[in-house]
């Protein structure tokens, strides 16, 4: 600088469900729970995908459009970093 042994040490993190909670929703935050994960650290910069309070339209009990909301445990990018290996 490179990788990530069906591996090892020190360890870390939590998907579904439950419970309380914020929030219009998507979903998020605490607790339990563990299906995963070598950056499942952190960052919406691209592209996806989710949602529709607010806005528009429309043939209006309804339907559609549409982020500024979310997902960093959909994919790229960025950035920090532990271990171990090999150069």
């Nucleotide at each position: 600088c490179u990788c990530g042994a069906u591996a090892a040490g020190a360890g870390g993190c939590a998907a579904a469900c439950c419970g309380c909670u914020c929030g219009a929703a998507a979903g998020g935050g605490c607790g339990g729970g563990a299906c995963g994960c070598a950056a499942a650290g952190c960052c919406a910069c691209c592209g996806a995908u989710c949602u529709a309070c607010c806005g528009g339209a429309g043939u209006c009990u309804c339907u559609c459009c549409a982020a500024u909301g979310a997902u960093a445990g959909c994919g790229g990018g960025g950035u920090u970093g532990c271990c171990g290996a090999g150069u």
The RNA shown here (c-di-GMP-I-GGC riboswitch aptamer) has 87 nucleotides and comes from a Gammaproteobacteria bacterium. The source organism's lineage runs through Bacteria, Pseudomonadati, Pseudomonadota and Gammaproteobacteria.